[in-house]
RNA sequence: UCCUUAUCAAGAGCGGCUGAGGGACCAGGCCCUGUGAAGCCCGGCAACCUGCGUGUGAGCGCAAGGUGCCAAAUCCUGCGGAAAACUCCGGAAGAUGAGGC
Numbered sequence: 001u002c003c004u005u006a007u008c009a010a011g012a013g014c015g016g017c018u019g020a021g022g023g024a025c026c027a028g029g030c031c032c033u034g035u036g037a038a039g040c041c042c043g044g045c046a047a048c049c050u051g052c053g054u055g056u057g058a059g060c061g062c063a064a065g066g067u068g069c070c071a072a073a074u075c076c077u078g079c080g081g082a083a084a085a086c087u088c089c090g091g092a093a094g095a096u097g098a099g100g101c
Stems, first nucleotide, its partner, number of pairs: 002100007013042001015041003021032003026078004043070003048066002050063005074093001079090004
């Protein structure tokens, strides 16, 4: 890099440093941001893997070692279908975990 699979509407600071951008890419929207963006540190959330307990098992409970995450549904739309609809369903793409080549 690619493949498989599960999940993606919940949750997470009124802290420190720093100082202008950010919301994956392209396009169109819509937002956040000097009342401080991104980044780093600390803090936190969650519980995929993991450990322990329990159970025939599926599972359940506890912990938090490895990841991950901490505006808005993955911010929304882009492709297909249904529909009266500003609505719904699915897909694509993406993100994260676990496994594989």
The RNA shown here (SAM riboswitch aptamer (S box leader)) has 101 nucleotides and comes from Harryflintia acetispora. The sequence is in RNAcentral, with records from Rfam. Model confidence (mean pLDDT): 86 of 100. Its Rfam family is "SAM riboswitch aptamer (S box leader)". The family is grouped with related families in Rfam's "SAM clan".